[in-house]
Molecule: small-subunit ribosomal RNA
Organism: uncultured bacterium
RNA sequence: AGGGUUUGAUCAUGGCUCAGGACGAACGCUGGCGGCGUGCCUAACACAUGCAAGUCGGACGGAUCAGGGAUGACAGCUUGCUGGAGUUCCUGGUGAGUGGCGGACGGGUGAGUAACGCGUGAGGACCUACCCUGGAGAGGGGGAUAACGGCUGGAAACGGCUGCUAAUACCCCGUAAGCCGGAAGGUGAAAGGGAGCGAUCUGCUCCAGGGGGGGCUUGCGUCCUAUCAGCUAGUUGGUGGGGUAACGGCCUACCAAGGCGAAGACGGGUAGCCGGCCUGAGAGGGCGAACGGCCACACUGGAACUGAGACACGGUCCAGACUCCUACGGGAGGCAGCAGUGGGGAAUAUUGGGCAAUGGGGGAAACCCUGACCCAGCGACGCCGCGUGAGGGAUGAAGUUCUUCGGAAUGUAAACCUCUGUUGUGGGGGAAGAAGUAAGUGACGGUACCUCACGAGGAAGCCCCGGCAAACUACGUGCCAGCAGCCGCGGUAAUACGUAGGGGGCAAGCGUUGUCCGGAAUUACUGGGCGUAAAGCGCACGCAGGCGGUUCGUUAAGUCGGAUGUGAAAGAUCGGGGCUCAACCCCGGUUUGCGUUCGAUACUGGCGUACUGGAGUGUCGGAGAGGGAAGUGGAAUUCCCGGUGUAGCGGUGAAAUGCGUAGAUAUCGGGAGGAACACCAGUGGCGAAGGCGGCUUCCUGGCCGACAACUGACGCUCAUGUGCGAAAGCUGGGGGAGCAAACGGGAUUAGAUACCCCGGUAGUCCCAGCCGUAAACGAUGAAUGCUAGGUGUGGGUGUCGAUGGGCAUCCGUGCCGGAGCUAACGCGAUAAGCAUUCCGCCUGGGGAGUACGGUCGCAAGACUGAAACUCAAAGGAAUUGACGGGGGCCCGCACAAGCGGUGGAGCACGUGGUUUAAUUCGAUGCAAACCGAAGAACCUUACCUGGGCUUGACAUGCACGUGGUACGGAUCUGAAAGGUGAAGGACUCUGGGGCAACCCAGAGAGCGUGCACAGGUGCUGCAUGGCUGUCGUCAGCUCGUGUCGUGAGAUGUUGGGUUAAGUCCCGCAACGAGCGCAACCCCUACGUCCAGUUGCUAACGGGUAGAGCCGAGCACUCUGGAUGGACUGCCGGCGACAAGCUGAGGAAGGUGGGGAUGACGUCAAGUCAUCAUGGCCCUUAUGUCCAGGGCGACACACGUGCUACAAUGGGCGGCACAACGGGAAGCGACCUCGCGAGAGGAAGCGGAUCCUAAAAAGCCGCUCCCAGUUCGGAUUGCAGUCUGCAACUCGACUGCAUGAAGCUGGAAUCGCUAGUAAUCGUGGAUCAGCCAAGCCGCGGUGAAUGCGUUCCCGGGCCUUGUACACACCGCCCGUCACACCACCCGAGUUGGUUGCACCCGAAGCCGGAGGCCUAACCCGUAAGGGGAGGAUCCGUCGAAGGUGUGGCUGGUGAGGGGGGUGAAGUCGUAACAAGGUAGCC
Repeated sequence: AGGGUUUGAUCAUGGCUCAGGACGAACGCUGGCGGCGUGCCUAACACAUGCAAGUCGGACGGAUCAGGGAUGACAGCUUGCUGGAGUUCCUGGUGAGUGGCGGACGGGUGAGUAACGCGUGAGGACCUACCCUGGAGAGGGGGAUAACGGCUGGAAACGGCUGCUAAUACCCCGUAAGCCGGAAGGUGAAAGGGAGCGAUCUGCUCCAGGGGGGGCUUGCGUCCUAUCAGCUAGUUGGUGGGGUAACGGCCUACCAAGGCGAAGACGGGUAGCCGGCCUGAGAGGGCGAACGGCCACACUGGAACUGAGACACGGUCCAGACUCCUACGGGAGGCAGCAGUGGGGAAUAUUGGGCAAUGGGGGAAACCCUGACCCAGCGACGCCGCGUGAGGGAUGAAGUUCUUCGGAAUGUAAACCUCUGUUGUGGGGGAAGAAGUAAGUGACGGUACCUCACGAGGAAGCCCCGGCAAACUACGUGCCAGCAGCCGCGGUAAUACGUAGGGGGCAAGCGUUGUCCGGAAUUACUGGGCGUAAAGCGCACGCAGGCGGUUCGUUAAGUCGGAUGUGAAAGAUCGGGGCUCAACCCCGGUUUGCGUUCGAUACUGGCGUACUGGAGUGUCGGAGAGGGAAGUGGAAUUCCCGGUGUAGCGGUGAAAUGCGUAGAUAUCGGGAGGAACACCAGUGGCGAAGGCGGCUUCCUGGCCGACAACUGACGCUCAUGUGCGAAAGCUGGGGGAGCAAACGGGAUUAGAUACCCCGGUAGUCCCAGCCGUAAACGAUGAAUGCUAGGUGUGGGUGUCGAUGGGCAUCCGUGCCGGAGCUAACGCGAUAAGCAUUCCGCCUGGGGAGUACGGUCGCAAGACUGAAACUCAAAGGAAUUGACGGGGGCCCGCACAAGCGGUGGAGCACGUGGUUUAAUUCGAUGCAAACCGAAGAACCUUACCUGGGCUUGACAUGCACGUGGUACGGAUCUGAAAGGUGAAGGACUCUGGGGCAACCCAGAGAGCGUGCACAGGUGCUGCAUGGCUGUCGUCAGCUCGUGUCGUGAGAUGUUGGGUUAAGUCCCGCAACGAGCGCAACCCCUACGUCCAGUUGCUAACGGGUAGAGCCGAGCACUCUGGAUGGACUGCCGGCGACAAGCUGAGGAAGGUGGGGAUGACGUCAAGUCAUCAUGGCCCUUAUGUCCAGGGCGACACACGUGCUACAAUGGGCGGCACAACGGGAAGCGACCUCGCGAGAGGAAGCGGAUCCUAAAAAGCCGCUCCCAGUUCGGAUUGCAGUCUGCAACUCGACUGCAUGAAGCUGGAAUCGCUAGUAAUCGUGGAUCAGCCAAGCCGCGGUGAAUGCGUUCCCGGGCCUUGUACACACCGCCCGUCACACCACCCGAGUUGGUUGCACCCGAAGCCGGAGGCCUAACCCGUAAGGGGAGGAUCCGUCGAAGGUGUGGCUGGUGAGGGGGGUGAAGUCGUAACAAGGUAGCC
């Protein structure tokens, strides 16, 4: 710091997504150790049990226990001793009580709260126990009460009555400072306690001050929602009173009618706030666990009491819900303290130790209490640190994986050798933490740490490996199983699934999920945009608001600077220090803000002064479809009346409906009525926009110019608001000629609710009133200033010249264009340039401008305006292609012109289909279909049936066996293959022995057995090579360098000519080049030279029935080699002086004719069955052999041919003229035989020699006479020939007989432009033969037509549109049907929450009260009374509860509605090309 993803590619826009960091986490797999942290985010759900707040005997009385002292009833006796009730005192303890202090701290939680709750700063009308400082004081009295005793109620909890008693409990009097008051005056405390022998200590009371703590007020800051816009009755203020520690509507009575609000009141939703934490470069965004500050809460709601402090977590009262106890009468309880339990949940710990430390309460203290706290336990939950060993070690071991089988990898990894000892285990030692005068005191803990021994011994996993993004192979699977963050993988060769090997990353962890920030400049303050991508309100006026010209003065609010207060600690950061390091901890420094004060005055603001340039006024001129009203004119359409006139008119692509003999159309005259204003008319004018068009008049708005007299910033913009606002539409009333939704009819069509035609009503017009929208567009808000030019046009003015005109200037309106801008297109003084001000608007596509709510409207509807869900895009500009029922230019037997065919018939062949045991397989529009096949009776042959073989029909290697082996095959069996296997019966090499014959041993060949393997026309042409088809012999396809463009790409290759041609010429930001074109090659057409047999024969000779038959010759023909010729070279014309076109000459002329030759590429075109080949599959069979069958089937359909339908013909006879070829298992002359196919003999010839061989059409003659024929020959019968082992399935040919369909072929369709078509025969390959009528060649005869390029098809170039790029056989829309999903409406129904009204009204405070009760105080001698208190009662307020009625919100709901998604469903074809009716709003 960026990357992936829209496209064929590109740029930009834009969303989605990834890499980073973080976490109180959870889940999966795995797990050695330690340190430091951290741990119910959910049910503020319910809680068993234990503990969490007590303490003081130095405040007090009493009970009781122990010890001691004194006394001592009484008893025993050794009369001075013992025991000892009781009493009393002291010391220590225990339990309850009175009293004091503390239970308002500490600890928990985050429900509520949008608030002065919190943060920060300020303020002043207040309180403060204990603590500190200072001052003063404590005199005199009094009456009770708990405990306790007695009686008594109750199950219990808990009481009741009566009697006694103490105090630092309670009360009174006196006195003081102080306080109140102007004064007079009023008010105004205490415990002379407790301890001590005492000194003295401690306590008590009042006042003043301090400190810390608290209460209150206030500026500023503090989430979302306007689909919440108005809220408010104690409400806002005042006065009196009350109340409080204190201000205050805090409360009350009265008075006034205020107060708050678009700078967001009120309402709704959500939420404890902050220091900080996470992220980020920062600004910012998110969060508010742990630690610290504040607040709120303590089962839910309400209330007060006590107190310095509470409306009180472990207090009280009441109400409610819940749980428990109960004798049913009544009671008890509140873990959001620490542990713990249940429950909820993806999920969160021990019913631990200790008060040793720190801190807190009580106490004089000892001490007691302390789940605060300090520790330990559990959890990889996080951070940090350590370890799982180190060095050596190649035969690169084994195993495993891959393999091209050679090897490669794992891999120095292991083994093995040497070493170390962190950690671990065991033993020994052993802290600091302890502070205070000493002593004593450690939960952690025998812990940390030190040391010794043992021993590599106990300690590695997880994720990933298609791209992003680091890391690749094999097997399995076969759109299955699965993966996936995005793009996307998987349909038989998956680096993407699963497994393995290998590799990459991190590491006691690794991944996944969730959340937040980042990347995202994707809400843009820093730091974005709005012509076409999302985005300028339809236009104007204008309040608030924002912004604002020049000068001087003043002020000092903004702004800037200095000083100062505050900004808690912790955290962060910088420096330093301590635990071995680190995490962690400690010390010091620093910190945007707010307040106070002093100063500065440029700029902004406030106030004042002045100015004229902005703005406005005035005077004089000017143009105009600007607006409103009234009047008026002609042309045309239609209708009415009349005349003339007759059969049609009208309409269309063509028609029909329609009108017309009742007289239309046409034409003439007259009349009526409505609407619109031809020409002028113009990218002319006016208006803010919508919009405005005959002429005249009246009323009226704005604009421009000239002048520079006046005002003196009066300005710009504008949320809300107000007005205007095309067409259509609506209401009421008129009007209605033409036009014309709807509607009717006619056509078109598969249909045609359309396009076309004939009619036609609303409407269009007028008046009044609504509506308020539009592709209301320049898709471009308004205003101001600045920034090159050129050229039109409308309106002024000045000036020169004055007849046109020129120059200057201002305001409009167009075009072109520079800089600049822009993604590009383009914009370019009328900016989309450079700047300023203000407003509006945008933030992925769909859902959707929809739903709900609100406002407006008569309605239609308008304005405002979501979400769920869904997609990985949607969209812009430009590029290259492709395409168009777009355009231009140009080719081609493409059409046209012409000739002959096909499609109809019969037959042949091929194919589909069907059939079959099999009808083997492939080829399927052109570019499959007489194609692979240039030869299926067996063979071929791949198919079927049946019968056999199993190392095999064929190759190579290894091992073993083998002399009666190889070989040989009789016999038998069988359809054959095969099986069986008799007689006979070998060979080569080496070594040894032997004279030799020969013997022994080994090896080889062969054979057998076994193992490797063979074999496969089995699959995949979509894994491939090679070869081929096709566009297309079309003229194209590219490259280098340069240039242009951000880029894809363009240029070159486009343009003007020309050509068969990207052929050539010219021009040109291009200049060159390559593959194609052409040429070079072959055949053919002409000549010359050379050569002359097998060819030829002019001359000479011979010779025949005839004949180059013979001699001879090589002239001619011919043969086959060389060479010439043609090059737009020359001449005339045209053209641009070119390229070239045309004519002439010439055997041939502009490539002479034909062939070979096929650019870059396209069709996943064809072929795994020619061959080759990866992978897969079969292995006594999918291999191989054999026999028979099939490939030849036959209701049909298609393709390619042959033969015909006849007289330009058929038949018969006669006569003539070729070329290319082939020939030895061959061609076969000739002779004989046969009607013939052919047969029997047989010469010649491996060929310019012989044979095939006759060429046929043709020509001459005869015949047939238009007929299903003397046409046509299918079919069938009989008889034959030939090939072949064999013609049944299933050959060809011959003879005789038979004699079908067919009389020129519907729609449609094919070939051909000259030696061509047509027609005629002829040769060859394959081949025993042949189903060949096919294919490849050869020659003979030999035409017609081409105006032309409108149309059909194909193609080339340029251009245009495009929503296509799998490229029009493209893309794509809507209904319907089915499934799923979310949503809206919905008779209702059921919850939550909240407002209002009323009812009831607990506790309690406050107020009142007759009677009742009552120790202190007062009066009184007393009785009694007063005052005060208590109970009770009444009243105000008042929680919960109840009733009624509204608002908001959720669940559910028959049914209804549209929407989204889904593989191949149905119907049509709307859009994209002129999309076939231009499209759209």